[in-house]
Context: one part of a larger RNA
RNA sequence: CUAGGCGUAAAGGGCACGUAGGCGGUGAAUCGGGUUGAAAGUGAAAGCCGCCAAAAACUGGCAGAAUGCUCUCGAAAACAAUUCACUUGAGUGAGAUAGAGGAUAGUGGAACUUCGUGUGUAGGGGUGAAAUCCGGAGAUCUACGAAGGAAUGCCAAAAGGGAAGGCAGCUCUCUGGGUCCCUAUUGACGCUGAGGUGCAAAAGCAUGGGGAGCGAAUAGGAUUAGAUACCCUGGUAGUUCAUGUCGUAAACGAUGAGUGUUCGCCCUUAAUCUAUAUGGAUUAAGCACCCAGCUAACGCGUGAAACACUCUACAUGGGGAGUACGGUCACAAUACCGAAACUC
Numbered sequence: 001c002u003a004g005g006c007g008u009a010a011a012g013g014g015c016a017c018g019u020a021g022g023c024g025g026u027g028a029a030u031c032g033g034g035u036u037g038a039a040a041g042u043g044a045a046a047g048c049c050g051c052c053a054a055a056a057a058c059u060g061g062c063a064g065a066a067u068g069c070u071c072u073c074g075a076a077a078a079c080a081a082u083u084c085a086c087u088u089g090a091g092u093g094a095g096a097u098a099g100a101g102g103a104u105a106g107u108g109g110a111a112c113u114u115c116g117u118g119u120g121u122a123g124g125g126g127u128g129a130a131a132u133c134c135g136g137a138g139a140u141c142u143a144c145g146a147a148g149g150a151a152u153g154c155c156a157a158a159a160g161g162g163a164a165g166g167c168a169g170c171u172c173u174c175u176g177g178g179u180c181c182c183u184a185u186u187g188a189c190g191c192u193g194a195g196g197u198g199c200a201a202a203a204g205c206a207u208g209g210g211g212a213g214c215g216a217a218u219a220g221g222a223u224u225a226g227a228u229a230c231c232c233u234g235g236u237a238g239u240u241c242a243u244g245u246c247g248u249a250a251a252c253g254a255u256g257a258g259u260g261u262u263c264g265c266c267c268u269u270a271a272u273c274u275a276u277a278u279g280g281a282u283u284a285a286g287c288a289c290c291c292a293g294c295u296a297a298c299g300c301g302u303g304a305a306a307c308a309c310u311c312u313a314c315a316u317g318g319g320g321a322g323u324a325c326g327g328u329c330a331c332a333a334u335a336c337c338g339a340a341a342c343u344c
Base pairs, nucleotide, nucleotide: 005314007298008297012312014199015198016197017196021192022191023190025086026085027084028083029082030081033079035075036074037073038072040070041069042068048064050062051061052060053059089189090186091185092184095180096179097178101175102174103173105171106170107169108152112148113147114146115145116144117143118142123134124133160167204245205244206243207242208241209240213239214238218234219233220232221231256311257310258309259308260307261306264289267286268285269284270283271282272281273280274279293300294299317344318343319342326337327336328335
């Protein structure tokens, strides 16, 4: 490399859009590019193979093969090409419809902290037990008031919506996508997608705001043989906002995207149809079981890890190592591409 693989053994790209490329519905007609059949020509000699002569070896003669190319005459199922149609794939439009989908602005209550005032007096806090810590300069508790920042209890769910990351108080405005339904409409306009482009948790970085709680670092108190920890009291960066940047995660369903085919059953969400309706039927979506089948087993099982097809990423013993070198990107930190010696 091939074969065979990629849920958990090595292996699905974090996710999407999309260029080239690859692959691709139905019915006709044309064409004859590749394809395919037949015939002819050519394929020098030597060489190769066979036979004959001869033979120690060389050698001589004859015949064949030479999978190829060229040309001529045909074939037309499929592929390619051209033309004309079709509607079931894919879009568009009408009518309904659910939703924490996204963005901006405003606003509510609970809790918390701080501050002010009143009441009130000796403790409070914390722990396995303590201490550091707060408190007669009046704490904790309690009542009222003010300020501030962050998060949105119940509803709440195996629920919903989103490509993924991720999304939750309430309201206005702007805005993306989905589902159902029926007719209308375009008429293959499709699928995938190397490069490429965009989005992308947390942490980090830059500038400027903000800073209640929490809290890396750090200080102290404990514990301990020690304790650079676990526990406690404090506490900076950060967490928050705006604008950039970074581009990584067990970015997980550890399961790439798309299409078709396949025994049933219990529920849920959104619709449509049906008045025999606390029901039934059909779509789309989300769970839980399970037949066949698959699987090394666990398990998967109409949202497959079943049966098939198309395109794409990736792996090839463990360590060395996601390291070195080199390159690209980045403010940096890093990230991306990514070895070998050696060793078992």
This is a predicted structure of a 344-nucleotide part of an RNA (small-subunit ribosomal RNA, central domain) from Anisodus acutangulus.
The organism belongs to Anisodus, within Eukaryota.
The RNAcentral record of the full RNA draws on SILVA.
Rfam family: Bacterial small subunit ribosomal RNA.
The coordinates come from a structure-prediction model, not an experiment, and the mean pLDDT is 84.